RNA sequence: UUCUUAUCUAGAGAGACGGAGGGAUUUGGCCCUAUGAAGUCUCAGCAACCAGUCUGACGAAGACUACGGUGCUAAAUCCAAUAGGCUUUGCCUAGCAGAUGAGAA
Numbered sequence: 001u002u003c004u005u006a007u008c009u010a011g012a013g014a015g016a017c018g019g020a021g022g023g024a025u026u027u028g029g030c031c032c033u034a035u036g037a038a039g040u041c042u043c044a045g046c047a048a049c050c051a052g053u054c055u056g057a058c059g060a061a062g063a064c065u066a067c068g069g070u071g072c073u074a075a076a077u078c079c080a081a082u083a084g085g086c087u088u089u090g091c092c093u094a095g096c097a098g099a100u101g102a103g104a105a
Stems, first nucleotide, its partner, number of pairs: 001105008013043005021032003026081004044073003049069002051065005077097001082094005
């Protein structure tokens, strides 16, 4: 990098350095930001994918734990874009794209 698969409306931030952008990409919208953006580092936290224990029948499913590997810590993946539906200032479903984990090539 590609493929398969599961999840994505919950949850969880302080400090130091830094110094103007950021919210994946394009367009539109809406936000965050000198009361300090991105990025880097330290510490802390969240969650429970991998992992462990237990129930169960060795399956399915469920409960618990948090030493370790990841991940994450504004707003639903911030919202929309494509298709369909409805009770059509809007709402719902599916999809595309993306992110993360696990496995494979």
Predicted 3D model of a 105-nucleotide RNA (SAM riboswitch aptamer (S box leader)) from Planococcus sp. PAMC 21323. Lineage of the source: Bacteria > Bacillati > Bacillota > Bacilli > Planococcus. RNAcentral records the identical sequence in 2 taxa. Model confidence (mean pLDDT): 85 of 100.